A computed fold for a 74-nucleotide RNA from Candidatus Aenigmarchaeota archaeon ex4484_56, annotated as transfer RNA.
[in-house]
RNA sequence: GGGAAGGUAGCUCAACCUGGGAGAGCACACGAUGGAGAACCGUGAUGUUGUGGGUUCAAAUCCCACUCUUCCCA
Numbered sequence: 001g002g003g004a005a006g007g008u009a010g011c012u013c014a015a016c017c018u019g020g021g022a023g024a025g026c027a028c029a030c031g032a033u034g035g036a037g038a039a040c041c042g043u044g045a046u047g048u049u050g051u052g053g054g055u056u057c058a059a060a061u062c063c064c065a066c067u068c069u070u071c072c073c074a
Base pairs, nucleotide, nucleotide: 001073002072003071004070005069006068007067010026011025012024013023020057028044029043030042031041050066051065052064053063054062
């Protein structure tokens, strides 16, 4: 230099193909239980969806550029 995959909650990842309510598990806070704790149960908080632009009534999703990570080729 060329190519591929990926970046979404504190962590691991869905949702993307086929545009419309941003979610699950773990973790965290509170409650209940319990002598106290763990486990289980209930409730709750938490996101500029890597950055910028474009298309659209509407973008995590489609298009373009950039950036970061991993892998392959040279």
The organism belongs to Candidatus Aenigmatarchaeota, within Archaea. The prediction has a mean pLDDT of 80.